[in-house]
Context: one part of a larger RNA
RNA sequence: UGACGGGGGCCCGCACAAGCGGUGGAGCAUGUGGUUUAAUUCGAAGCAACGCGCAGAACCUUACCAGCCCUUGACAUCCCGGUCGCGGGCCCGAGAGAUUGGGUCUUUCAGUUCGGCUGGACCGGAGACAGGUGCUGCAUGGCUGUCGUCAGCUCGUGUCGUGAGAUGUUGGGUUAAGUCCCGCAACGAGCGCAGCCCUCGCCUUCAGUUGCCAUCGGGUAGGGCCGGGCACUCUGAAGGAACUGCCGGUGACAAGCCGGAGGAAGGUGGGGAUGACGUCAAGUCCUCAUGGCCCUUACGGGCUGGGCUACACACGUGCUACAAUGGCGGUGACAAUGGGUUGCGAUCCCGCGAGGGGGAGCUAAUCUCAAAAAGCCGUCUCAGUUCGGAUUGCAGUCUGCAACUCGACUGCAUGAAGUCGGAAUCGCUAGUAAUCGUGGAUCAGCAUGCCACGGUGAAUCCGUUCCCGGGCCUUGUACA
Numbered sequence: 001u002g003a004c005g006g007g008g009g010c011c012c013g014c015a016c017a018a019g020c021g022g023u024g025g026a027g028c029a030u031g032u033g034g035u036u037u038a039a040u041u042c043g044a045a046g047c048a049a050c051g052c053g054c055a056g057a058a059c060c061u062u063a064c065c066a067g068c069c070c071u072u073g074a075c076a077u078c079c080c081g082g083u084c085g086c087g088g089g090c091c092c093g094a095g096a097g098a099u100u101g102g103g104u105c106u107u108u109c110a111g112u113u114c115g116g117c118u119g120g121a122c123c124g125g126a127g128a129c130a131g132g133u134g135c136u137g138c139a140u141g142g143c144u145g146u147c148g149u150c151a152g153c154u155c156g157u158g159u160c161g162u163g164a165g166a167u168g169u170u171g172g173g174u175u176a177a178g179u180c181c182c183g184c185a186a187c188g189a190g191c192g193c194a195g196c197c198c199u200c201g202c203c204u205u206c207a208g209u210u211g212c213c214a215u216c217g218g219g220u221a222g223g224g225c226c227g228g229g230c231a232c233u234c235u236g237a238a239g240g241a242a243c244u245g246c247c248g249g250u251g252a253c254a255a256g257c258c259g260g261a262g263g264a265a266g267g268u269g270g271g272g273a274u275g276a277c278g279u280c281a282a283g284u285c286c287u288c289a290u291g292g293c294c295c296u297u298a299c300g301g302g303c304u305g306g307g308c309u310a311c312a313c314a315c316g317u318g319c320u321a322c323a324a325u326g327g328c329g330g331u332g333a334c335a336a337u338g339g340g341u342u343g344c345g346a347u348c349c350c351g352c353g354a355g356g357g358g359g360a361g362c363u364a365a366u367c368u369c370a371a372a373a374a375g376c377c378g379u380c381u382c383a384g385u386u387c388g389g390a391u392u393g394c395a396g397u398c399u400g401c402a403a404c405u406c407g408a409c410u411g412c413a414u415g416a417a418g419u420c421g422g423a424a425u426c427g428c429u430a431g432u433a434a435u436c437g438u439g440g441a442u443c444a445g446c447a448u449g450c451c452a453c454g455g456u457g458a459a460u461c462c463g464u465u466c467c468c469g470g471g472c473c474u475u476g477u478a479c480a
Base pairs, nucleotide, nucleotide: 001480002479003477004476005475007474008473009472010471011470012469013468015464016463019428020427021426022425023424026320027319028318029317030316031315032314033313034311035310042053043052064306065305066304067303068302069301070300073129077128078127079125080124081123082122083121084120087106088105089104090103091102092101093100094099109119110118111117131295132294134293135292136291140289141288142284143283144282145280147278152191153190154189155188156187157186158167159166160165171182172181173180197272198271199270200269202240203239204238205237206236207235208234211230212229213228216227217226218225243266246260247259248258249257250256322421326380327379328378329377330376331375338369339368340367343362344361348357349356350355387418392413393412394411395410396409397408398407434456435455436454437453438452439451440450
């Protein structure tokens, strides 16, 4: 100087408390451990691994296993020889396929000194080399997690100290903040804080189609349907607006704090982006890059099939429930974000349905996905039930070369556990929790996951003794 203390002081945080809803019990989904297996590819491991890499494992993916094949190789550059097109379509044969034998059709490369001369492509050959998701994240770059959006981390000069170092950065107030004020052997400065950026909330101006319809006219069973209009809604561009600016109190005459006015909004207005010096030899050599090591007829490459989907069990994360604030039937009102041409697909017809047939319109404020759901009315009357839907049987639909291992969905039948969950434990302070549906990425198909969108919409916060994490000052230390 740090680090640590079941030392002290001050102060914060859904840290506790107050409250609401969960997890832990059940069934299922998913990840992991373990076990099994020819293989169940690999990584991630307290917080900060475990719906994580995977924003899509039937083949492919795929790295794993078995078998069958290739060896200058699936890919790059160089050399020699050959062909002139290469390639593509179709047919026949062998094979599980990779691969391989044959036939046929089609286009007939560019330059040219017309010399296979140059380029380009393919085939064959030799070797240099290719190739490796093989090892080392404790050799690395890059990227990321975490403490933590915590308020800290430093430097120049000066001063003090023999020195390590100190001072500044401590102190008195204050703040979300090393935020600001005052004081001070310090005076300044940098990286952080804040602001500048995006978005939501109010207003104005400009613009007016695909959006809108107040006024005028027309038409209709009805409808912005038509003429017309751009006032309103909305869209999207530019501005305005909030600064403790004003008033009162308080404070040290300061910074600030408390109350009030006006205001759409008030003291950081809500949310986001933004992550200082560093810590964990944290994570990643399987995104990529890369040193070293290792393999080279194989640890490289191709293919078929299997596996990653196994199942006595254990854990994490979720979904659905156990019901009446509910189930079922009917009714029918109100969103927002988004997606769509190999696509979204209306009206119509067929099917109980998944879906099928046909197909208008739409490269989209135009057409379409599209039905929002919780809501309201009726019924059921407390039961393993008209709760719950696992499991299983049968019959189907769709995608795809192909749903046996191993897809999703539909109909009929079946109707399991489960009556609110031990010890323990998690989230959340407001348009939040809870609850309800909707969209998107990935994607042929497959979502209870992830990312986003809106609807309805709470309770509680006395307080800081205690648990956890953190900041500043101080103290002890046999630790560095």
Molecule: small-subunit ribosomal RNA, 3' major domain
Organism: metagenome